Archaeal signal recognition particle RNA from Methanobrevibacter sp., 314 nucleotides, folded computationally. The coordinates come from a structure-prediction model, not an experiment, and the mean pLDDT is 76.
[in-house]
RNA sequence: GACUUGGCUAGACUGGAGGGUUAGGGGUCCUCUGUUAGCACACACCCCCUUUGGUGCAGUCGAAGUUCAAAAGGCGGCUUUUUGAGAAAGUAUAGGCCUAAACAACGGUAUAGAAACCUCGCCCUACAGGAUUAAUGUUGAUAAAAUUUUUACUGGAGGGUAAAGAUAAAUUAUCUUCAUUUUAGGAAUGUGUCAGGCCCGGAAGGGAGCAGCUCUACUAAUUGCAAUUAAUGCUUGUAGAAUCACGGGGUGGAGCUUGUUUGUUUAGAUCACUUAUAUUUUUGAGACUUGUCCACUUUUGAACACGCCAUUAU
Numbered sequence: 001g002a003c004u005u006g007g008c009u010a011g012a013c014u015g016g017a018g019g020g021u022u023a024g025g026g027g028u029c030c031u032c033u034g035u036u037a038g039c040a041c042a043c044a045c046c047c048c049c050u051u052u053g054g055u056g057c058a059g060u061c062g063a064a065g066u067u068c069a070a071a072a073g074g075c076g077g078c079u080u081u082u083u084g085a086g087a088a089a090g091u092a093u094a095g096g097c098c099u100a101a102a103c104a105a106c107g108g109u110a111u112a113g114a115a116a117c118c119u120c121g122c123c124c125u126a127c128a129g130g131a132u133u134a135a136u137g138u139u140g141a142u143a144a145a146a147u148u149u150u151u152a153c154u155g156g157a158g159g160g161u162a163a164a165g166a167u168a169a170a171u172u173a174u175c176u177u178c179a180u181u182u183u184a185g186g187a188a189u190g191u192g193u194c195a196g197g198c199c200c201g202g203a204a205g206g207g208a209g210c211a212g213c214u215c216u217a218c219u220a221a222u223u224g225c226a227a228u229u230a231a232u233g234c235u236u237g238u239a240g241a242a243u244c245a246c247g248g249g250g251u252g253g254a255g256c257u258u259g260u261u262u263g264u265u266u267a268g269a270u271c272a273c274u275u276a277u278a279u280u281u282u283u284g285a286g287a288c289u290u291g292u293c294c295a296c297u298u299u300u301g302a303a304c305a306c307g308c309c310a311u312u313a314u
Stems, first nucleotide, its partner, number of pairs: 001314001005310004011061004015033005023050005038057004065304009076293003082287002086283011098268008106259001107257003116251006124240007131232006137225002140175005146167009182221004190215001192213002198207003
């Protein structure tokens, strides 16, 4: 002196691109991408800056590295061209769905009797009824008693006697009608009987009369009866109409079966719905392609820097 090893410091790094916003740049926001690689705080009608984010900490590398330019590769974004799976709507054709007939299969049924035919019932209409229920109605006259009005006579009072008249119902008797039974309630104004109390009276006795009870008008229910009206998941008879299905009877004597079944053939209908094919319009994942930006990697070149201290061996 150069190499080596260790320790320092200058310095550098702790990301970048696109969108959005902005005069422009960075950040917080969104998207993509990279590294060994940060933490916290504020900040979208915002925060910082004018070649670069702000504030406060921490970490890594360490004389290493940082920056710029070009080329190649290249994740991703934007954009252009071509193509195009799939989807939606429409049109056309054919078929299905729909209707009818025939045939076949399956299933079902049939000598305890198929199809077919006759007849009756069921269903409907008309007429004539029946039954049940409900609604309306529920005879009338005469006489007497009794009640009541008037008049006359009479008695010391309460009263008594006689004559004439009137009376919704009620009491009794007779007759009559198809026209009745059993109850409950029941008149401040009706009847009968009137406790108590009141009145007349010397007393006896009598009078009016409240309550209560009885009867009645009347109210309500019930039984019967006559006639009429209406109603009914009721019922009888006659006649007519109709006949898919169901049931009874008869003839008949071996098939029948549109069975929320399947298939084939023929004919018909086709508004809507559905399937297939073709086509028109719209939309369109992805792929190809053009240009551009670009994370990141590699190579090359350039700029700055390549410092200090100590140090094994040589």

It was read from a public genome assembly, where an Rfam model found it. It matches the Rfam family "Archaeal signal recognition particle RNA". Its family is annotated with SRP-dependent cotranslational protein targeting to membrane, signal sequence recognition and signal recognition particle, plasma membrane targeting in the Gene Ontology. On this family, see Wild et al., Curr Opin Struct Biol 2002: "Towards the structure of the mammalian signal recognition particle".